[in-house]
Context: one part of a larger RNA
RNA sequence: CGCAAGAAGUUUGAUAGGAGUAGUCCCUAGUACGAGAGGACCGGGAUUAACAGAGCAAUGGUAUGCCAGUUGUCACGCCAGUGGCAUGGCUGGGUAGCUACCUCUGGAAAGGAUAAACGCUGAAAGCAUCUAAGCGUGAAACCUACCUAAAGAUGAGACUUCUCUGUAGAAAUACAUAAGAGCCCUCCAAUGUCAGGAGGUUGAUAGGACGGAAGUGUAAGUGCAGCAAUGCAUUCAGCUGACCGUUACUAAUAGCUCGAGAA
Numbered sequence: 001c002g003c004a005a006g007a008a009g010u011u012u013g014a015u016a017g018g019a020g021u022a023g024u025c026c027c028u029a030g031u032a033c034g035a036g037a038g039g040a041c042c043g044g045g046a047u048u049a050a051c052a053g054a055g056c057a058a059u060g061g062u063a064u065g066c067c068a069g070u071u072g073u074c075a076c077g078c079c080a081g082u083g084g085c086a087u088g089g090c091u092g093g094g095u096a097g098c099u100a101c102c103u104c105u106g107g108a109a110a111g112g113a114u115a116a117a118c119g120c121u122g123a124a125a126g127c128a129u130c131u132a133a134g135c136g137u138g139a140a141a142c143c144u145a146c147c148u149a150a151a152g153a154u155g156a157g158a159c160u161u162c163u164c165u166g167u168a169g170a171a172a173u174a175c176a177u178a179a180g181a182g183c184c185c186u187c188c189a190a191u192g193u194c195a196g197g198a199g200g201u202u203g204a205u206a207g208g209a210c211g212g213a214a215g216u217g218u219a220a221g222u223g224c225a226g227c228a229a230u231g232c233a234u235u236c237a238g239c240u241g242a243c244c245g246u247u248a249c250u251a252a253u254a255g256c257u258c259g260a261g262a263a
Stems, first nucleotide, its partner, number of pairs: 001152001005163007015149004021049007033038001051106005059100004066093005071086006110144003117137004164261001165176004180258004184200005205251003208247005214240003221234005
């Protein structure tokens, strides 16, 4: 831009893509078969691998500064306590998020028409013959079925709901609005941009604050014990990024733009 008014939502499915795998074990059954050795079809059940999709409750990984320990050195005048640098200095842990080595799920079943093959009836050709007319059985392949996208499917589909007004003009049209949408702003388990989603005071959208979870592991200061290093008590303390909940304290103010029936 189109889909002959403008919107919001829900859909149909032409078409396209994806998926489609295999092993092992058990039962049937040591049965059928076979002199024995050996050893089934059919049917039923369990489980695994790889692959694919989804997820983070658990198990693990990661964590660029969440907690602690610690070495060297420099600084904060000194002690104490801290901070900088040294691969995040090193080390021990570790929430959210992300993730796999982790967890869950999937392949199916079923139908149709078939291939090779096997048949029925059956002539040409008094017989025979699955074929010439006709009718069946039959495969991971084909068409459905399953999952996803999908009306620019210009053949532009369907359904529900909302707005249905005004001014100028002969009309085309222009202007102002409606429903609605956007700009702008606060953001996100959404993200390259765009898009998508949650919100904008009639508000929990983000930050902060408060409470909790979770992590670390018992802060500083003071007291006591010890010559001291250090230990103990106060203290399951102190600190804390993302998580959960509550709370308008801060910021989403104010405002602007677009946008309705041709012949």

The part of an RNA shown here (large-subunit ribosomal RNA, domain VI) has 263 nucleotides and comes from an Erysipelotrichaceae bacterium. Rfam family: Bacterial large subunit ribosomal RNA. Its family is annotated with structural constituent of ribosome and ribosome in the Gene Ontology. Its mean pLDDT, the model's own confidence on a scale to 100, is 88. Lineage of the source: Bacteria > Bacillati > Erysipelotrichia > Erysipelotrichales > Erysipelotrichaceae.